[in-house]
RNA sequence: CCCUCAUCGUCGGGAGAGAGCGACUCGGUCAAUCACGAGUUCGCCGCCGAAGGCGCAACCGCCCGGGAACCGCUCAGGCAAAAGGGCCGACGACGCAGG
Numbered sequence: 001c002c003c004u005c006a007u008c009g010u011c012g013g014g015a016g017a018g019a020g021c022g023a024c025u026c027g028g029u030c031a032a033u034c035a036c037g038a039g040u041u042c043g044c045c046g047c048c049g050a051a052g053g054c055g056c057a058a059c060c061g062c063c064c065g066g067g068a069a070c071c072g073c074u075c076a077g078g079c080a081a082a083a084g085g086g087c088c089g090a091c092g093a094c095g096c097a098g099g
Base pairs, nucleotide, nucleotide: 002099003098004097005095007093008092009091010090011089012088013087018045020044021043022042023041024039025038026037027036046079047078048077052075053073054072055071059066060065
């Protein structure tokens, strides 16, 4: 100096599934326990998997345990738009990594 890899940053792409129902509160109205609108509240039912979390085969150990995912679970999160989003790409930084 070059390439790869890890990490970080910026930018771009990025799926699925109810704008569900009810209660309550607030707004709204001359007024109302109406229509309508809002809610970081509560309850109920249906559903999704790609933040996070949890589980595990081989294997290690052989008592508990350790142990991967784009697999499984669905605690959390989510189910119009926005936001978020495993991951992917580009550029840059960095190195205690490899060539």
Molecule: Glycine riboswitch aptamer
Organism: Rhodocyclaceae bacterium